[in-house]
This record gives sequence, structure tokens and C1' cells, in this order.
RNA sequence: GAUUCAUCCAGAGGAUCCGAGGGACCCGGCCCUGUGACGGUCCGGCAACCUGCCCCAAGCGGCAAGGUGCCAACGCCGGGAACGAUGAGGA
Repeated sequence: GAUUCAUCCAGAGGAUCCGAGGGACCCGGCCCUGUGACGGUCCGGCAACCUGCCCCAAGCGGCAAGGUGCCAACGCCGGGAACGAUGAGGA
């Protein structure tokens, strides 16, 4: 890093630092936020894409949790677009 595949209405928060916006982008709503949001760190947790083990003819299934990811609201909602995010591949 072009690009490919899968998923995105389930689930899971405390402490602390910071200090003003935040919910990806545009329009419109709605919501969170100085009772400290967003973000960072630590701890905890959720889930099970990759991984390991078991079972199986194979798909499937079960267990674990090492690598990621995630822990307000359906990707917050409607419309829009060369949409976005995460995982696993990848010339």
C1' cells in the first nucleotide's frame, strides 16, 4: 500500500490526568458534555476475526484467550458520497 473477503440493531466501566468541545465527512435532526465530555494512562470487562486444542468424512460445533478489536444511543437517526470502521488476506 492498489485491491479482495467478512462483519457493523448482541455484548462489555471504574479510577486517574487533561480541560472544551464531542458523536468519522457534508446537510438536517437528536444526543453527550465544567456533576468534566472527547482524548491519554492504569486496571477491569465484552466479543471471538486470526490463533491454539478437541470433535467431525467435510461444512458445522465446543473449549481457551496468545495477536488485533471493542466497552452511550443500530456506524445515534434521515439524506448524500470516490462513504467509514474493524478483522483476515494482498500484487